Predicted 3D model of a 72-nucleotide RNA (transfer RNA) from Kutzneria sp. Its mean pLDDT, the model's own confidence on a scale to 100, is 84. It matches the Rfam family "tRNA". Rfam classes the family as a transfer RNA.
[in-house]
This record gives sequence, C1' cells and structure tokens, in this order.
RNA sequence: GGGCGCAUAGCUCAGUGGGAGAGCGCUCGCCUUACAAGCGAGAGGUCGUAGGUUCGAAACCUACUGUGCCCA
Repeated sequence: GGGCGCAUAGCUCAGUGGGAGAGCGCUCGCCUUACAAGCGAGAGGUCGUAGGUUCGAAACCUACUGUGCCCA
C1' cells in the first nucleotide's frame, strides 16, 4: 500500500427496514441461623463518528475513526 471482517447495556453477544433485546454481572425484596443456589422486581444504551437513500435507518450506500486477520 491492497483485500476481508468487526464496533449495539459494565462484560460476552443476538437483532438485516417500523417494538432496542438476551445471558452473565450490579441493586432491592423473598427464601436461609447465615452464605451460596433458587424465585420476583428494578437500574443501566449518543446502536463508533459524519453525510446520503427512505414516509421511516442499529440495519441499506459513502467517507472517516478504532480494532482484528490475510496478501505484498
């Protein structure tokens, strides 16, 4: 320098055009002599940034940023 992938909750990830979600973690309650486990409830999000397409974008297109792999 070229090619391909990834970026969504604290962590690991799902979600391919109209509801933003799961597991784990965290907080509170129940249970227990107590802890763990279990049960119930809750908090937690600029969906990497900017622009474009569209009635409507986390999702499609372009550029950029970060990161990983491959080629030279």